The RNA shown here (Bacterial RNase P class A) has 387 nucleotides and comes from Allosphingosinicella sp. The coordinates come from a structure-prediction model, not an experiment, and the mean pLDDT is 75.

[in-house]
RNA sequence: CCAGAGGGUUGGGCGGCCGCGGCUUGGCGUAUGCCGAGGCGAGGAAAGUCCGGGCUCCAUGGAAUGACGGUGCCGGUUAAUGGCCGGCGGGCCAGAGAGCGAUUUCUGGCCCAGGGAAAGUGCCACAGAAAAUAGUCCACCGGGCUCCGGCCCGGCCAGGUCGAAAGGGUGGGGUAAGAGCCCACCGCGUUUCCGGUAACGGAAGCGGCACGGCAAACCCCACCGGGAGCAAGACCGAAUAGGGGCGGCAUAUGAGCGCAUUCCCGCUCGUCGCCCGGGUUGGUUGCUUGAGGGGCGGAGCGAUCCGCCUCCUAGAGGAAUGGCCGCACAUCCGCUGAGCUUCGGCGACGCGGGGGACAGAACCCGGCUUACAGACCCUCUGGCACU
Numbered sequence: 001c002c003a004g005a006g007g008g009u010u011g012g013g014c015g016g017c018c019g020c021g022g023c024u025u026g027g028c029g030u031a032u033g034c035c036g037a038g039g040c041g042a043g044g045a046a047a048g049u050c051c052g053g054g055c056u057c058c059a060u061g062g063a064a065u066g067a068c069g070g071u072g073c074c075g076g077u078u079a080a081u082g083g084c085c086g087g088c089g090g091g092c093c094a095g096a097g098a099g100c101g102a103u104u105u106c107u108g109g110c111c112c113a114g115g116g117a118a119a120g121u122g123c124c125a126c127a128g129a130a131a132a133u134a135g136u137c138c139a140c141c142g143g144g145c146u147c148c149g150g151c152c153c154g155g156c157c158a159g160g161u162c163g164a165a166a167g168g169g170u171g172g173g174g175u176a177a178g179a180g181c182c183c184a185c186c187g188c189g190u191u192u193c194c195g196g197u198a199a200c201g202g203a204a205g206c207g208g209c210a211c212g213g214c215a216a217a218c219c220c221c222a223c224c225g226g227g228a229g230c231a232a233g234a235c236c237g238a239a240u241a242g243g244g245g246c247g248g249c250a251u252a253u254g255a256g257c258g259c260a261u262u263c264c265c266g267c268u269c270g271u272c273g274c275c276c277g278g279g280u281u282g283g284u285u286g287c288u289u290g291a292g293g294g295g296c297g298g299a300g301c302g303a304u305c306c307g308c309c310u311c312c313u314a315g316a317g318g319a320a321u322g323g324c325c326g327c328a329c330a331u332c333c334g335c336u337g338a339g340c341u342u343c344g345g346c347g348a349c350g351c352g353g354g355g356g357a358c359a360g361a362a363c364c365c366g367g368c369u370u371a372c373a374g375a376c377c378c379u380c381u382g383g384c385a386c387u
Base pairs, nucleotide, nucleotide: 001383002382003381004380005379006378007377008376009375010374013327014326015325016324017323018322020041021040023038024037025036026035027034028033043358047369048368050367051366052365053364054363055229056228057227058226068225069224070223071222072221073087074086075085076084077083088114089112090111091110092109093108094107095106096105097104098103115220116219120218121217122214123213124212137160138159140155141154142153143152144151145150168186169185170184171183172182173181187209188207189206190205191204192203193202194201195200233285234284235283236282243276244275245274246273247272248271249270254269255268256267257266258265292311293310294309295308296307297306298305299304329356331354332353333352334351335350339346340345
C1' cells in the first nucleotide's frame, strides 16, 4: 500500500428565502379572529411489537395441590428478562504431534432449544435378512443326502451387503468356524478420594459392556408466571333526552295504546316548579427528569457497580418537524494528462457534470431482531514492496 474479518463512532455542514406544529408574548377588535415578535420542534433504529420492567385500574384471606403457559449446563450481573458477562461440557472442520492400532494430546476457527432416554408410552422413512425381546440374505463351520450342479438340519455374528444409525473398538489368544468366550489397551459406566462456590475436572479401584437414536413426540423433574392496558386511570362538566325526590294542581264511571268504529279483553298513567345524582360531546390531567446522557476517578477478567462534576427545552389530536436557492465537502463519472509501468494499464494537478442512505415520536424505560448510502477510528489475518 492492497484485500478481508470483528468492534466502535457518525448518520451530512454553513448561509439566505418561503412554509408547517405547539408554547410564550405585543398590538387591533365585543367576539370568532387579524397582524406581528421570540424561543422550541424525531431516531439509532422513533420500526417489528418478539421478550422483560415501571406506572395505572380491576381481581385477590393464607397455604398446599392440580390445570395452562413459559424457561432449562454452572456462576455472576440487573428493577427484570428468554438479555448480557465469565466459566464448563459437547460436536464439526483445519493444522501439528504420540501410538502397530482403537484412540488420544495441543493450537486455531465455527456451532450447540446444552435438564432427564437405567419412570413409562411412542416413533425410527427408503434401502436392507434384520431398526431394539435382535437377526441369518450371502459367506464361514459341523453333520446328513447327492444326479456332484447343489439340497436339508444345526452352529455362528468375526467378514460381506443395506442404511443417518447394525447391539462397544484395536491387537492377541482361543475355536470345527466363531463370539467379551478369555487377556491387554482404548472407549463407556460406576465407587472412593482429591481440586473447584458450581457446572465439571483429575487419580485410583471395580464392572465384560449392561445404557442405539429421537423429549423442536407425549411425558417426568426443577424453577417462574393473577388479568387488562395511557383508548390505563383521575378531575371538571353543556344543551337535549331519560332517572330519582319534594311540593302545587288534576285524576280512574277518566285518558292513551293494541290499523278505523262499537262492545269485550289486555297493558300503561298526567302536568308545573324546585332540587339531587349518573352518563354522552367537550375541557383539564396523567405527560415527560429518567433504572437518563457525557466527562473524570475508583472496584471488577468482564457484564456491571460506586463516587464527584456537568448537561438536559417534541409532548399532540390520526398527529407538525418541510421545500427552494447559493457556497464549499466526502464520494462518483467524463475530459485533459505531469509522471510511473511488468507495456496490460495506473494516474497527480486542472476543468465540467452528478451527488448524501434506512426511515417518522404518540405513557415511559431495558433488551432482542430487522432496515441502512457514505465517512472516520481501533484491533486482527493474509499478500506485495522496502528497511

The organism belongs to Allosphingosinicella, within Bacteria. The gene name in the source record is rnpB.